[in-house]
Molecule: Bacterial RNase P class A
Formats: sequence, structure tokens, C1' cells
RNA sequence: GCAGUGGAGUGGCUUGUCGCUCGCGCCAUUGGAGCGUGAGAGGAAAGUCCGGGCAACACAGAGCAUCGCAUUUCUUAACGGGAAGCUGGGGGCGACCUCAGGGUUAAGGUGACAGAAAACAACCGCCACCCAUGGGUGGUAAGGGUGAAAAGGCGGGGUAAGAGCCCACCGGGCGCCACGGCGACAUGGCGCGCCGCACCACCUGCGAGUUGCAAGGUCAAGUAUACCGUCAGGGCUGCUCGUCUAUUGGCGGGGGGUAGACUGCUAUACUGCUGCGGCGACGUAGCAGACAGAUAAAUGACAAGCGGCAUUACCCACGGGUAAUGGCUACAUAACCCGGCUUAUAACUCCACUGCUUUU
Repeated sequence: GCAGUGGAGUGGCUUGUCGCUCGCGCCAUUGGAGCGUGAGAGGAAAGUCCGGGCAACACAGAGCAUCGCAUUUCUUAACGGGAAGCUGGGGGCGACCUCAGGGUUAAGGUGACAGAAAACAACCGCCACCCAUGGGUGGUAAGGGUGAAAAGGCGGGGUAAGAGCCCACCGGGCGCCACGGCGACAUGGCGCGCCGCACCACCUGCGAGUUGCAAGGUCAAGUAUACCGUCAGGGCUGCUCGUCUAUUGGCGGGGGGUAGACUGCUAUACUGCUGCGGCGACGUAGCAGACAGAUAAAUGACAAGCGGCAUUACCCACGGGUAAUGGCUACAUAACCCGGCUUAUAACUCCACUGCUUUU
């Protein structure tokens, strides 16, 4: 210098004119209007995939079903989250990326197609024997083929030919010992011939009540339900038991009125800085701060300049600079709140690491 990998941040700025919402203050009998002042859309506000706060039901739950998680330690209000790790598979020259991770059983179910056969295997091949030029019988699973996957690998012995049949070395698995680690595990040694893949099924442990701000609550207005049918119930709860409720209630249909106002509605597991502890996520102490609350939906419109980017031209000490042009400047836009995950994203900045090349 080029090409990459992992992580973090910003994501437009300034001035002027006009306009909008909320809070507070002034004025005003109240309201309205007016004036002043402070604040006013995100890193994802998106998706609605998780976890909670909060609200209602129940206040009485229990069991089953259903669903979720499953490696080690830590962290968090909690999570299927996060941090740091371990083991195995796959990809990459590498930095790194990605998938999986409880247990048991037996090859329980499935694995299309191809294949002899997906674990009861024999198409070609090899060997032995018989008949005679092509076939039959038996043995075999080392070689070949099919396939995503064919009964650990390589070398030797052995055999009629072969096979962990046997042996040495290696891979995987299990057991024991030493040492290191909080631990999963790692390293080394010894022993065992124990040796197929994926998904599903089954079991174990832990967790989950249901519904959700369109949850709920209050006020005002207004009519017409003494209508029809059905059930013996209805609520908690998908089912059972249990329990509560009966001035009845539920479900469905016809008909009528209203659909307006207020609240919930923003001080929180909140934000920032510093110290200490920690590899880290994070914890803790102190100090400081208040940063939307709309309801058809405010947070903007216009003008000028700057920044960034692209193209062209010129200059250059090769780091870059100057000028001009540009219908370029992303994804997008709160609605009860918070912690995550996932997805989208023009452009710019920073940190660490890898490969290649060149120079010193």
C1' cells in the first nucleotide's frame, strides 16, 4: 500500500422568516385570546418473536393436557437474553464464521430416488468344488459400483479367498490414576476389540393461570327491551376434581339509543460523569439531571450557506489540494412503559487482528 476479519460510534450542522403541541409564569371574574420562557421522534420508534412492569378475572387451588428450555461458570427483575468458556461437525491460507450440545433403548419408526442392501444385506468382483467355455452349489464383505450417508483408518500376519479374525500405531468411546482448572474439560500414563449417520418417538429435570391499554376506571347523554328461541347453568379453566355464584345467569336472534368527555398517560429495573471490584457481561458508592404525551394524530415549511458523497478538469512534495456540476445525501417516523432478539440502513470516523506485496 492492497485485500479481508471482528468490534464500537455518528448518522447531518448553522443563520433567518413563518407556523405547531405540551408544561410553567403573567394578564383576565372564569374560560378564551395574548405575551414570556422551557422542552418537543429512533438506533432501530419497524416486526410483534420472547421476557417483565401494570390492569381485570379468581382470591382456591390440585391434577392432567399443551407449550418452552436442556453443555460449564457467571450476570440480569426476568428471558428462549447477555458475558466468558468447553466438546464435537462443517467452511476458510488465515484472522474468523457457522451448526449442534439432558438421558435411555435397540438398529423402535422414517430416510424419497438410486442401490444387492439403509443394518436379517450380495449386483459386479475374489475363492473352493462340479459340469465343460458357459452355467450351478457353497464361502466372502477386503476391492468396484449406487447414494447425502454402506458395518472406524493405515500397515502387517493369517486364510481357499477374506473379515478386528489377530497384532502394532492412530481416531472415537468407556474406566482408573497423576497433574492443572470454580467447572464443563485439558495434558500425560495404564487398561478394555467396546466401534454407523440424521430426524422423530419415549423418558427425566426446570418453567409457564387466562386475557391484554382496543386492559381497566369515572362522568355525561340517551332510548325500549315485561320481545323471540335455547340451556341449566355461569366464573376461575383447554379438560377433570374442587370452589364461588342463583334478587338468576349464559348463548343466539330481532329491534332501539349512544358512540361524547375525562382518566389510565408518563420518575423510571431512568440517563450521564467519576471512583472501586471484575477478563467481561455487569455490580457497587458518590455527584448531577428531568429529556414527547398527541388523540386523526404536534415536533414542521421556506430561503441561504456549510459538511459528506459522486463525476469532470487542473495542480501536486503522491499525504493530498483547488474549482465546477449534481433531479445525490440512507433506513425510516412515538401512541401504556421497560429489558432483549430479528430485520432495514446512503455515508463517515475509530480500535484490534489476518493474508499478500514493497521499502527501510